[in-house]
RNA sequence: CGGGGCGUGGCUCAGCUUGGCUAGAGCGCGUCGUUCGGGACGACGAGGCCACAGGUUCAAAUCCUGUCGCCCCGA
Numbered sequence: 001c002g003g004g005g006c007g008u009g010g011c012u013c014a015g016c017u018u019g020g021c022u023a024g025a026g027c028g029c030g031u032c033g034u035u036c037g038g039g040a041c042g043a044c045g046a047g048g049c050c051a052c053a054g055g056u057u058c059a060a061a062u063c064c065u066g067u068c069g070c071c072c073c074g075a
Base pairs, nucleotide, nucleotide: 001074002073003072004071005070006069007068010027011026012025013024020058029045030044031043032042033041051067052066053065054064055063
């Protein structure tokens, strides 16, 4: 310098190809129940506007452009 992949709650990921209920799951966390207590189990709840910026559109995590970070390949 060129090409490719990834970036979404604390963690691991799905959703992106086919734009549309202003985003889900598991683990973790909090409260309550159960128990002598803990674990396990059950119920409820908190927590992210989707790496950043711009554009297209009635509407963008999703499409387009640029930038940043990490990883891989090539020169």
Background
This is a predicted structure of a 75-nucleotide RNA (transfer RNA) from Omnitrophica bacterium GWA2_41_15. Taxonomically the source falls in Candidatus Omnitrophota (Bacteria, Pseudomonadati).